[in-house]
Annotation: Predicted 3D model of a 369-nucleotide RNA (Bacterial RNase P class A) from a Burkholderiales bacterium. The coordinates come from a structure-prediction model, not an experiment, and the mean pLDDT is 81. Its Rfam family is "Bacterial RNase P class A". Rfam classes the family as a ribozyme.
RNA sequence: GAAGCUGGCCGGGCAGUCGCUGUGCAAUUCGCUUGCGCAGAGGAAAGUCCGGGCUCCGCAGAGCAGAAUGCCGGCUAACGGCCGGACGCCGCGAGGCGAUGGAAAGUGGCACAGAGAAUAGACUGCCUAAGUUUCAGCAAUGAAACCGGCGAGGGUGAAAAGGUGGGGUAAGAGCCCACCGCGCGGGUGGUAACACCAGCGGCACGCCAAACCCCAUUCGGAGCAAGACCAAAUAGGGAAGUCAUAGCGCGGCUCGCGCUGCUUCCGGGUAGGUCGCUCGAGCCCUCAGGCAACUGAGGGCCCAGAUGAAUGACUGCCGGGUUGCCGCAAGGCAACUCACAGAACCCGGCUUACAGGCCGGCUUCAUGU
Numbered sequence: 001g002a003a004g005c006u007g008g009c010c011g012g013g014c015a016g017u018c019g020c021u022g023u024g025c026a027a028u029u030c031g032c033u034u035g036c037g038c039a040g041a042g043g044a045a046a047g048u049c050c051g052g053g054c055u056c057c058g059c060a061g062a063g064c065a066g067a068a069u070g071c072c073g074g075c076u077a078a079c080g081g082c083c084g085g086a087c088g089c090c091g092c093g094a095g096g097c098g099a100u101g102g103a104a105a106g107u108g109g110c111a112c113a114g115a116g117a118a119u120a121g122a123c124u125g126c127c128u129a130a131g132u133u134u135c136a137g138c139a140a141u142g143a144a145a146c147c148g149g150c151g152a153g154g155g156u157g158a159a160a161a162g163g164u165g166g167g168g169u170a171a172g173a174g175c176c177c178a179c180c181g182c183g184c185g186g187g188u189g190g191u192a193a194c195a196c197c198a199g200c201g202g203c204a205c206g207c208c209a210a211a212c213c214c215c216a217u218u219c220g221g222a223g224c225a226a227g228a229c230c231a232a233a234u235a236g237g238g239a240a241g242u243c244a245u246a247g248c249g250c251g252g253c254u255c256g257c258g259c260u261g262c263u264u265c266c267g268g269g270u271a272g273g274u275c276g277c278u279c280g281a282g283c284c285c286u287c288a289g290g291c292a293a294c295u296g297a298g299g300g301c302c303c304a305g306a307u308g309a310a311u312g313a314c315u316g317c318c319g320g321g322u323u324g325c326c327g328c329a330a331g332g333c334a335a336c337u338c339a340c341a342g343a344a345c346c347c348g349g350c351u352u353a354c355a356g357g358c359c360g361g362c363u364u365c366a367u368g369u
Base pairs, nucleotide, nucleotide: 001365002364003363004362005361006360007359008358009357010356012318013317014316015315016314017313018312020040021039022038023037024036025035026034027033042340046351047350049349050348051347052346053345054223055222056221057220066219067218068217069216070215071085072084073083074082075081086100087098088097089096090095101214102213106212107211108208109207110206123154124153125150126149127148131146132145133144134143135142136141162180163179164178165177166176167175181203182201183200184199186197187196188195189194227275228274229273230272237266238265239264240263241262243261246260247259248258249257250256282301283300284299285298286297287296288295289294319338320337321336322335323334324333325332326331
């Protein structure tokens, strides 16, 4: 210098004017009215995919069903997240990717092609040593047929029943041997996943569990429109009064009782309002422990709370980008533009979107000293 890998961060800046939401103080005609001050979106606020807090309901305990997860160890409030490690695959490498338990518990599947796809299989092929028959030959033997032997070569396929090499054989074959693979029990190292070592076994056990299933672990349900409180109007409910002993009924009168009306009170509760609501597994700095995720200690800070839902608009200067024009060039001028997106109970993650830019670590190649 070129090509890459990986981790982190920013994501327009400043000033002015006019608004919007919240809040402190003051004023007030008490009307969420006015003035002044202060604060006011994100790295994803998004998707709502996991986990937790919080709230209400349910619940003796256990199990079934269902769902999710699935190598090992650690972190955490918890997780399907993160960190570290193991193994497999990819890459020269830095690194990347992986639902990675069980297929000798059972059931099932393996398209197309192919002879055959798990009780393997003669399509193309290889062999006639042994047996029988026929022919030729004096004979040795040769040829043909039958009976057969053979999973080695070709071909099909994602996959063909261990692989490579040698021996062996009529031809072949773990039939035998060496190495590799596989299995079994053992030893060593490691917390473990696992790795390594030597031995034994001739190979039995193809692949699929993101097919059913088995095993292990976890999970009660619904969600801030949760939930709590205050409380107009209207209808309905309950209680009391007996309204200068209101009306009707108990066949006339009085008392009394019932019904209706009226008045008062109560309860529940709609509109509406308040709380929940933002101080929290919080943020920043330093130190300590740990490879790390993370944890502990000390100090400092307060950082949106709207509810038809605020967080905006305009102007000026500067910065970045694109286009056009001018210029030999350095550059200058003009126009347009500044991504993705936008809180709604809160937090930890994951995933997805994102113009442009900054910083760090590492790898490979080339060149120079």
It is recorded under the gene name rnpB. The sequence is in RNAcentral, with records from ENA.